[in-house]
Context: one part of a larger RNA
This record gives sequence, C1' cells and structure tokens, in this order.
RNA sequence: GACGAACGCUGGCGGCGCGCCUAAUACAUGCAAGUCCAGCGGAGUUAUUUUGAAAGCUUGCUUUCAAGAUAACUUACCGGCGGACGGGUGAGUAACACGUAGGCAACCUGCCCUCAAGACUGGGAUAACUACCGGAAACGGUAGCUAAUACCGGAUAAUUUCUUUUUUCUCCUGAGAGAAGAAUGAAAGGCGGAGCAAUCUGCUACUUGGGGACGGGCCUGCGGCGCAUUAGCUAGUUGGUGGGGUAACGGCCCACCAAGGCGACGAUGCGUAUCCGACCUGAGAGGGUGAACGGCCACACUGGGACUGAGACACGGCCCAGACUCCUACGGGAGGCAGCAGUAGGGAAUCCUCCGCAAUGGACGAAAGUCUGACAGAGCAACGCCGCGUGAGUGAUGAAGGUUUUCGGAUCGUAAAGCUCUGUUGCCACGGAAGAACGUCCGGUAUAGUAACUGCCUUCCGGAGUGACGGUACCUGAAAAGAAAGCCCCGGCUAACUACGUGCCAACAGCCGCGGUAAUACCUAGGGGGGCAGCGUUGUCC
Repeated sequence: GACGAACGCUGGCGGCGCGCCUAAUACAUGCAAGUCCAGCGGAGUUAUUUUGAAAGCUUGCUUUCAAGAUAACUUACCGGCGGACGGGUGAGUAACACGUAGGCAACCUGCCCUCAAGACUGGGAUAACUACCGGAAACGGUAGCUAAUACCGGAUAAUUUCUUUUUUCUCCUGAGAGAAGAAUGAAAGGCGGAGCAAUCUGCUACUUGGGGACGGGCCUGCGGCGCAUUAGCUAGUUGGUGGGGUAACGGCCCACCAAGGCGACGAUGCGUAUCCGACCUGAGAGGGUGAACGGCCACACUGGGACUGAGACACGGCCCAGACUCCUACGGGAGGCAGCAGUAGGGAAUCCUCCGCAAUGGACGAAAGUCUGACAGAGCAACGCCGCGUGAGUGAUGAAGGUUUUCGGAUCGUAAAGCUCUGUUGCCACGGAAGAACGUCCGGUAUAGUAACUGCCUUCCGGAGUGACGGUACCUGAAAAGAAAGCCCCGGCUAACUACGUGCCAACAGCCGCGGUAAUACCUAGGGGGGCAGCGUUGUCC
C1' cells in the first nucleotide's frame, strides 16, 4: 500500500459499487419455462338468429325447453416450437481442461440470409370423448368413436452411396466439374381479399438441393504447481492388416500379426489446485491472488445408462442402483434450492420469504399478447470508494472555570459568552421530470406487386396510447444554529509533555525495552499530535 474481511469504540447525509471465503451440509413454503385455437378434432360460457314444442294472455307478442347455425371468449388432449439458452456453483480435473498459435483433403449446424426447384396422388390408426372396470393415492385397464401441419405408402426432382467413363487441380490414403447405369429417396396446410360461381390472388408456413452466416466437434506445436525421503512405468499397452462404430479421424472398439511405447529434457506415483482476460504490490525485474465483471471448462443428492432431438448423455426430462426425507388404507407411491428469496446447521463472518415486466434481452405467436426471481429497481449492512455537512463573520475585562506555577504569572483561548449573518444537509410545504421508442389502433400521402382495384401487402408522415422505480431526481418557498464528532497516540523508531497516583506491585509492549519513591514508557487529569464519519486492533499478500 491492498482486502469479498472480522473484532473493539463511535456514527449525520448522499452517489456508485459490493455482501456464505466455512458444510458441493440438509432443506419447510412461494415463485424461477413456457407458448401457439391463424395446425387439429372436441368441450364449456355468453350473445345473436332459425325451426319446433309448451305456457301465458294484450292474438302477435313474451317466457321456458329442445335442436341447428353464426360470432366472441375460455380451455384439457393430440400436434408444433422452446425446455441444450438464460441463471447457479467450483466438488472433480495437473488434462489438449485452459491460454496462445495453427490444422481438418477427416466433420456437423434447428432458427436466420441468399439462390434454384417443388408443393402431385393415396391409406390406416390414435388421444381427447363415451361406456364399463381396478386402485387409498400416484396412476391405470378393456371396449367403442374421431381429426390433423401427427403417422405410413406411391409418383417426381435433387442430394448421397456404388460401378463405368471423360476432364481439371495439387496441400496426392485424394479433391472439384461433367456424362451413363444401379440402389436410396421429399412435402402441409392455414388465415385473408376479389368474384354469383368456376377461379384468381396477398400473407404466412412446408419440402429438396447449392452457398453463406452463426454455433459446435476433432487434431497438433508451445506455455503455466510442489515432492526424487516418488525411478522405473506400460498388455489394448506401441505399431500394422482387416473389419465394426461415429457427423468425422483415430485401439474409439474387435479379430489376427509384430514387440513395441514412455522415462533424470523427470516418466510413473503421491499431494495440492478449475484455467485465463485480469486484480494487488513493486522503480522495474519479479512476487502474490484468480471475489465482483468478461471468456472457456466441469458439475447439478451419489454412481451408472441411454432415449428424444439440429444440438444433451440433459440443474427445475426419463430409466436403474444407493444414501436420506416424506405420504400410505402396508398393496404401493413422492422428492432433489451449487435458480431467487428464505430456514436450520457450521462459522470470526456475509442481506428482503420486497416491487415490476415500464426499459433491455430471451421463448412462443401473423399479431394482440402470455411467460421471464434473466433483467430493471427498491430494502438491509460505514463492507469499500467518492462527495458534502456538523456553521460563517466579529468578539480581550484576555470573563468564569480547569490545569500548572518559581505565586509574579502561564495556558486552554477568539476558544466561549455577546452581537451580526447564512441555510448546504436534515425536517415541513408547493410544483415536478428524462428514462417512451416501438409493437398496436386511428387518419393521411405516395410507390411497387397482383389481369385489375377503393381490397391485401410494403414504406413514409401525423395523432392516440404505454413508467416498477416514484410524487423519486430536480426546482421553489418557510422556520430555525437549531438535529449532526468520535477514535487512536504523545520514551526512540514516529508528529506530539507536564502534574498527581503507584512503587519490579498493578500494569504496558510491534522491536529496543519501561516499572524496585522525583516514571515525558503503568493509571488518571490538563495540554498536545494525527486521522476524521470514522479511528484503532487482528488476519493475509507484496
């Protein structure tokens, strides 16, 4: 000098940061991932309307019931997309985990952009639902019905693979381009507009292929801990051939063959530890650290496994085993805060079971919008940094009082009082933002597309509307010096001295050392010095 600090004494305000370093211990409760009815068939509510029936009477109206149609709203199931992002933690890992520099002629990539082509023709189910049945529950079983952008055939096109062939290239276990043949092998609609209709058309979604972008996978050189009181290690081990497997290379896996491979330039073993950008210190070289913020990695009660998918071997998915907890009708079930709050425990020690989706970002949706403990905010804590205040001017009989004294005085000390002011901050009152741009709706204008259009769609202009924080920031005004100073030290290092008490006692102390009767070193007082809403102590690093 520094700190994610703690402890002691003290404590006015604001801004910005920051806050379980220990038990990757166990968790009550709530929330943290949903969304789309413009994919689908249903169900419910309401409104309007048609038909029929019944009742009432005012005889053409009202009410009720049933069936149908339309519209609006709501929704469980099937289906789609997203739950692989975002958020947390650092247990493991000494490793291609990370950093850096390269490589893949050995690879994948949903959504997005772009280019090209296409969207033809058939089929059978199943959930929801209905009926019955089982179970305490969790949850099932049987029979029957039905739909799709769910599922399965056929056609066509391209890709891919194989065979034959031509040609080009060089980073040559090959790659690119073209031709022929064989094998494989796609699809889906929905919502509008015009029209009497046939049909035309806008938007959106879908299928295939080429390219891009983004993201990922794999390989390699080099670099960064300790111990040699760890010296030998290794059988899928090292290499080859052939196969399997993967998106892809490879002992990744398998069969056979060879006997190799690593090591004092530190193998192997043991211990410790996420790595980095960075941060602290230092003139630098170095040394130390890896909180917050950002990048990578790893993990999700412990261990193992795969499924689905563009992507996982998946924190709030599935299966198995284990430990633990809970429910049970004892037959059987349920759970996983290292998400945000919060609880217990541990500890020297670390916060609210808050407000809001207004902004930014994300998921879904055509959109409205829904969801979002990401995020934005507020709350708590002097934990840190920064800023401000606790008043300003004047005031000598140098008051009173304290301390000291050589008894003359000296000092606290312009300090106080008194007088004259100010109003930062706080308190009270009035006013009161920016953060809001969009999307959307309304109105208008013009352009392009469509056979055409007043329609649809796109662009532009104007208006409306939207704020958690918060009546906050800020501004103005009123009253009133009122409400706001403690802490450590004074022997030397080291800025700052006297008196009383004590008498090697009681104590102090970072080191040297003080204290045994005149202690500037203990205790108290006066005075002084240094920081200052803080000051000291302890711990750790340079």
Overview: A computed fold for a 542-nucleotide part of an RNA from an uncultured bacterium, annotated as small-subunit ribosomal RNA, 5' domain. RNAcentral holds the full RNA, with entries from ENA, Greengenes and SILVA. Model confidence (mean pLDDT): 83 of 100.